[in-house]
RNA sequence: CCCUUAUCAAGAAAGGCGGAGGGACAGGCCCUGCGAUGCCUUAGCAACCGGUAGCAAUACGAGGUGCUAAUUCCUGUUUCGAGGCGCGGCACCAGCCCGGCUCGGAAGAAGAUAAGCC
Numbered sequence: 001c002c003c004u005u006a007u008c009a010a011g012a013a014a015g016g017c018g019g020a021g022g023g024a025c026a027g028g029c030c031c032u033g034c035g036a037u038g039c040c041u042u043a044g045c046a047a048c049c050g051g052u053a054g055c056a057a058u059a060c061g062a063g064g065u066g067c068u069a070a071u072u073c074c075u076g077u078u079u080c081g082a083g084g085c086g087c088g089g090c091a092c093c094a095g096c097c098c099g100g101c102u103c104g105g106a107a108g109a110a111g112a113u114a115a116g117c118c
């Protein structure tokens, strides 16, 4: 790096260094000289693995990771439902179809993390 499985609506910040971009990609929308991203220290969150207690459910909690702006910040693909819209098409009474928009649901893709595998 690839693959498999699980989770992703909750939770958790101060100081120091340093000096310009950052939020994976694209579009939005945000954060940022009132100092971001990053690195270090300390603290915390969580409970995937491991540990301890327990028959189990479960509980505790720093031993290995992880995490500590915004739901994975939102949307990217497909589908379902509801409501508008179109000098759209069929019918022309009611309506049906197509396209696109808004809102909501489901699945998926991509990504992140853990455990396993190679």
Base pairs, nucleotide, nucleotide: 003116004115005114006113007112008111013042014041015040016039017038021031022030023029025076026075027074028073043068044067045066048064049063051060052059053058072110077107078106079105080104081103082102083101085099086098088097089096090095